RNA sequence: AGAGUUUGAUCCUGGCUCAGAACGAACGCUGGCGGCGGGGCUUAGGCAUGCAAGUUGUACGCGAAAGUUUCGAUGAGUAGCGUAGCGUAAGGGUGAGGAAUGGGUAGCCAACGUACCCUGUUGAGGUGGAUAGCCUGUCGAAAGAUGGGGUAAUACACGAUGACCCCAUGUCCAGUACGCUGGACGUGGGCAAAGGUCCGGGACCCUUCGGGGCCGGGCGCAAUGGGAGCGGGCGACCUCCGAUUAGCUAGUUGGCGGGGUAACGGCCCACCAAGGCGAUGAUCGGUAGCCGGGCUGAGAGGCUGUCCGGCCACACUGGCACUGAGACACUGGCCAGACUCCUACGGGAGGCUGCAGUCGCGAAUUUUUCACAAUGGGCGCAAGCCUGAUGGAGCCACGCCGCGUGGGGGAUGAAGGCCCUCUGGGUUGUAAACCUCUGUCGAGUGGGGGGAACCGCUUCCGGUGAAUAGCUGGAAGUCUGACUGCCCGCUGAAGGAAGCCCCGGCAAAACAUGUGCCAGCAGCCGCGGUAAUACAUGUGGGGCAAGCGUUGUUCGGAAUCACUGGGCAUAAAGGGUGCGUAGGCGGCCCGGUCAGUCAGUGGUGAAAUCCUGCGGCCCAACCGUAGAACUGCCAUUGAUACUGCCGAGCUUGAGUGCGUGAGGGGUAGCUGGAACGAGUGGUGUAGCGGUGAAAUGCGUAGAUAUCACUCGGAAGGCCAAUGCCGAAGGGAGGCUACUGGCACGCAACUGACGCUGAGGCACGAAAGCGUGGGGAGCAAACAGGAUUAGAUACCCUGGUAGUCCACGCCGUAAACGAUGGGCACUGGAUCGAAGUCGGGCUCUCCGAUGUCGGUCGAAGCAAAUGCGUUCAGUGCCCCGCCUGGGGAGUAUGGUCGCAAGGCUGAAACUCAAAGGAAUUGACGGGGGCUCACACAAGCGGUGGAGGAUGUGGUUUAAUUCGAAGCAACGCGCAGAACCUUACCAGGACUUGACAUGGUGGGAUUAGUACUUCGAAAGGAGUAUGAUUGCCAGCAAUGGUGUAACCAUCACAGGUGCUGCAUGGCUGUCGUCAGCUCGUGCCGUGAGGUGUCCGGUUAAGUCCUUUAACGAGCGAAACCCCUACGACCUGUUGCCAGCGGAUAAAGCCGGGAACGCAGGUCGGACUGCCGCGCAAGCUGGAGGAAGGUGGGGACGACGUCAAGUCAUCAUGGCCUUUAUGUCCUGGGCCACACACGUCCUACAAUGGGUGGUACAAAGGGUCGCCAAGCCGCAAGGCGGAGCCAAUCCCAGAAAGCCACCCUCAGUUCAGAUUGUGGGCUGCAAUUCGCCCACAUGAAGCUGGAAUCGCUAGUAAUCGCGGAUCAGCCACGCCGCGGUGAAUAUGUUCCUGAGCCUUGUACACACCGCCCGUCAAGCCACCCGAGUUGGCGGUACCCGAAGUCGUAGUUCCAACCGCAAGGAGGGACGCGCCGAAGGUAAAGCCGGUGAGGGGGACUAAGUCGUAACAAGGUAGCCGUAUCGGAAGGUGCGGCUG
Repeated sequence: AGAGUUUGAUCCUGGCUCAGAACGAACGCUGGCGGCGGGGCUUAGGCAUGCAAGUUGUACGCGAAAGUUUCGAUGAGUAGCGUAGCGUAAGGGUGAGGAAUGGGUAGCCAACGUACCCUGUUGAGGUGGAUAGCCUGUCGAAAGAUGGGGUAAUACACGAUGACCCCAUGUCCAGUACGCUGGACGUGGGCAAAGGUCCGGGACCCUUCGGGGCCGGGCGCAAUGGGAGCGGGCGACCUCCGAUUAGCUAGUUGGCGGGGUAACGGCCCACCAAGGCGAUGAUCGGUAGCCGGGCUGAGAGGCUGUCCGGCCACACUGGCACUGAGACACUGGCCAGACUCCUACGGGAGGCUGCAGUCGCGAAUUUUUCACAAUGGGCGCAAGCCUGAUGGAGCCACGCCGCGUGGGGGAUGAAGGCCCUCUGGGUUGUAAACCUCUGUCGAGUGGGGGGAACCGCUUCCGGUGAAUAGCUGGAAGUCUGACUGCCCGCUGAAGGAAGCCCCGGCAAAACAUGUGCCAGCAGCCGCGGUAAUACAUGUGGGGCAAGCGUUGUUCGGAAUCACUGGGCAUAAAGGGUGCGUAGGCGGCCCGGUCAGUCAGUGGUGAAAUCCUGCGGCCCAACCGUAGAACUGCCAUUGAUACUGCCGAGCUUGAGUGCGUGAGGGGUAGCUGGAACGAGUGGUGUAGCGGUGAAAUGCGUAGAUAUCACUCGGAAGGCCAAUGCCGAAGGGAGGCUACUGGCACGCAACUGACGCUGAGGCACGAAAGCGUGGGGAGCAAACAGGAUUAGAUACCCUGGUAGUCCACGCCGUAAACGAUGGGCACUGGAUCGAAGUCGGGCUCUCCGAUGUCGGUCGAAGCAAAUGCGUUCAGUGCCCCGCCUGGGGAGUAUGGUCGCAAGGCUGAAACUCAAAGGAAUUGACGGGGGCUCACACAAGCGGUGGAGGAUGUGGUUUAAUUCGAAGCAACGCGCAGAACCUUACCAGGACUUGACAUGGUGGGAUUAGUACUUCGAAAGGAGUAUGAUUGCCAGCAAUGGUGUAACCAUCACAGGUGCUGCAUGGCUGUCGUCAGCUCGUGCCGUGAGGUGUCCGGUUAAGUCCUUUAACGAGCGAAACCCCUACGACCUGUUGCCAGCGGAUAAAGCCGGGAACGCAGGUCGGACUGCCGCGCAAGCUGGAGGAAGGUGGGGACGACGUCAAGUCAUCAUGGCCUUUAUGUCCUGGGCCACACACGUCCUACAAUGGGUGGUACAAAGGGUCGCCAAGCCGCAAGGCGGAGCCAAUCCCAGAAAGCCACCCUCAGUUCAGAUUGUGGGCUGCAAUUCGCCCACAUGAAGCUGGAAUCGCUAGUAAUCGCGGAUCAGCCACGCCGCGGUGAAUAUGUUCCUGAGCCUUGUACACACCGCCCGUCAAGCCACCCGAGUUGGCGGUACCCGAAGUCGUAGUUCCAACCGCAAGGAGGGACGCGCCGAAGGUAAAGCCGGUGAGGGGGACUAAGUCGUAACAAGGUAGCCGUAUCGGAAGGUGCGGCUG
């Protein structure tokens, strides 16, 4: 710091996603040790059990027992009970509530309190009556209640004194906000106490002999001043979201007087006034404890508030007060409620949001531990007691930090695994083994050290004091450890210690196997449909590591809410327009002020945290210490440029005045002509009208047409424009009246009066609505006619609202320049409009200047298109608006409207995009140019018939397989009776029909002959039997090796699958003219340029121009055949001349002329004339041939996942006594049908018979086969010749010459069938060809439609060849013979090329895509209702309790002789008052028959709306109609 993802590619916009860091986490797999931290985020849900607040005998009254015992006692004045004091308001927990009565920050209280602590001053004198405990009764299940008796105090009460203090009041001083406050001095009134307790004590006094007084000391008591610390209160600023919450408020706001409080205050009350708050967001609703801080971030910011610290709130829920210094009180009280428990049913008890623990909830959060040793707290003189505060330990990888799981050596690179191109190599990998070394951690064991200092005790030295008591200060010694990190020694050994995730891109890391859109993966893009680096596994690798991943959440990246730091012409986004309120902003100069601003100083900003330095645990985490920082707030002093404020001026902004000018600006009235329709009359006759073509319609009752007159409404021709006016909508005949704005000139007046403008107000096309008019034309709806598959449309004929007027609504448009308003600034050129000034030829000019309207363009801007002084440039001010697409401008609420509807305006859910501009293609029922047998012009066919052949279909045991629009279908097949053959049935074989190798056996074999079963293959068997090395040996023989063979193992084999894994080959666009590259240039880029323009060509052929210059693959040329000629050669070919010979014939001698054969050359190049710049074109001459002479071979970049795994080759998969191999037979030849390609015909340009002429190119020894003979013929016999310019096939046919046939299903046509033959072959039944005779079908020129061909072509005629035993060949490939017609031309059909245009297409129009309907699923809205919650309002009832009251009643202290009084209690009554009840509304949720649209979902239905002129240009608003997209009307926009 960025990256992935929209596209064929590009740039931009824009969303989604990822990489980072973090966490009180959870889940999965795994898990050695230690340190430091953390650990119920959910149900503020319920809780068993234990503990968490007591203490004081130095305040007081009492006071056991067990045990022991010598019966005295001891235990013991102990435990315990109570009174009294202090504490229990702290500490600890939680975050429910609460949006301000809270928190944070800085202030204020002259409006306050304070127990304990420190310090100062003064004082403590005299009395009294009770009471708990206790004892004894009563009631009760219990909790507990209650009667009687007796008792103490530092308990309670009453007096005394009372400085100070309090109240009242007087005088004075000071301050003052004029309210008062503080102080001093008087007067009157009022208010204290415990001289208690403990310790010690010499003399003296008293004594109930215990002791007391007295003295000293300690702790206490009362009053009061000061302090510290801690509290209470007040206002200021800051403190979340919602306006679909806009008005709220009756103690409300203020005053006066009271009450209350420690204290101010409507805090409370009575009375008076009518205020107070709110767009700077009141009220209402939702959410939330706040902060120091924490996380993240470059920062600004965003999110957050767990641990630690500060504040607040709460303590089962709600209310209330008491006590007290302090509470409305977590482990106090009263009441009400819910819940739980006990109960004898009468009544009682309880409150873990203390520490543990339990249930429940949940993805999820620990021990019913130890200790008061330390720190701290309460009480106490103290010892001490208490302390779930705290200190420790336990559990949990929850986090952070540290350590270890070993170090070194070790290559036969072991074995094993995995992979491969597999006799081998690569990798795992120095990894292991093996050798050697070390000993952290863990384990066992034994030591040490720290947290410990107090207090107490002992001793010594001081102070107090009469004192060697006591108390107190200091020193030394002694005493106190829950827990234990840490340190050291010993034992022992590599021994006990590695996993998790990932490996398609982002993003480091790949191979194999399995699977086969399955199983699965996935954060995004996306993987998986038989070769998956994406699933699963293995191997290998990458990353991190006692952890690793996943999930969730936050910030970041995201400049994706933009303060730093974004935008709005076309991407989302300028309000339809103006006027104007609040607000924001604001010209020049002078003075003042100092609020903003800036600077200095002071205070504060708690500690902790963060940062820096240093230090302590071995290091680190962690901790200590010091500093810095805490960016803030407040106070004060100063500065005065700018802003603000106050004051005084100015004229340039703005406005006024005067003069002049243009204009469809507005409103009202008057008025004219053309056209149109209608009415009346005339003329006139059969049509008119309308369309692509028609029809509906009108017309003989006289239309249309035409003439005259009359009536009516609406709209304004020419002028007219790129023109003018208006804020916008918008505005047009003429005249008149009234009226708004604008421009220019002058510089007289005002003197900043300005700009913008949330709300608000006004205006606002068309359609539409209301009321009343009007109604000619036009025309939604509607009707009819057409079109069509349909046609609720487009076209036609009619036609109603409406369009027009008046008044009133509506308030929207593509209300657009898709561009808010204002001001200033920043090169120009040019045109137009109405002004002013100057000059000049004085009207056609030139220049200057301000205003308005256009075009092109510098700079600049912009993603590009483009904008560019009329800014989309550079700046300032103000307003509006945007934040991915869909859902949706929908729902709901509110508001406006008569309605239609407008304004405001979501969410769930869903997608990984939706978009803008531009690029290259492709496409268009877009345009231009140009080609092609593309059409047209012609000739002949196909489609009809019969047959042949191929295909589909069907059939079959099998009818093997492939080919599928053109570009499959007489195609693979240039030869299916067996074979072929791949198919089927049956019969057989299993290392195999065929190849190679290993191991073992191995003289048997190969071959030949034969028997037997069999359809054959094959099985079983017999005889014979060539060849056979080397060594030893005389030999017999033995050993060894080996071909065949046998056994066995590797393997063979497969026309089995995949042409969508492939090579090769081929088809096609297309013999079309295209396709590219290098360098340069242009563009952000895709890309463009070149290759475009203008010409030309068959051609990107060439020329000219040119930011291009060159080059390559194609085209052309080079090659072959053919057309002319020359030369060479001359047999097997030829024969002119010479000779010979024959019935004839190059037959012979010979010739080398001609032809021919086959070699080498020549020839044609637009060279010449005309036109043209050129390229080139046109015409002509010459020439055998003329503009490529004709034909062939040759096929660019590429397209069709085109075809072929069945030619061949080949990856992978499958099969292995079978999917291989062999054999017999069958099938590929089936046949109701359908199609393609052909043959033969339908006849006279013909058929038949006879005669007769002329080719080319081929083939031939397992062959072609002559002559001759036989047969009607097929053919047979025969055998000459020929390995072929020699011989043969071989007779060419159409043609020509004759004759017959005479238009007829025929002397046409030949299918079909019968009979008899021939040939090939092992074999013609399924299933061959041929011949003869006989038979003689359909068919008389072929519907829609469709094919070929432009010259030696079509048409027509025959000949040959390959394959091949034969042949289903009418096919195919070649050869020659005869030999036409037509082309005016490019409108149309098809295809193609180039340029251009539009595009929503890019799988590229066989594209894309819209809406209804049908199905599934999801969320939402409405909904008769139903149900729950919340907060208020009104009323009823009214607990506890404070306050008030003095009605009833009661009472020890004081007064009084007494009666009684003072004072106090209880009850009653009153106000308030929680819970509860009732009522009407409101808000929020659950559920709901049914209804509604929406999103989504490979292959449903109907149409075709949009994208191209999308086939009626589209879209916007509105109205209406229609299954649906949608159609139509009116107005608008160009996107």
The RNA shown here (small-subunit ribosomal RNA) has 1535 nucleotides and comes from a lake water metagenome. Rfam family: Bacterial small subunit ribosomal RNA. The coordinates come from a structure-prediction model, not an experiment, and the mean pLDDT is 84.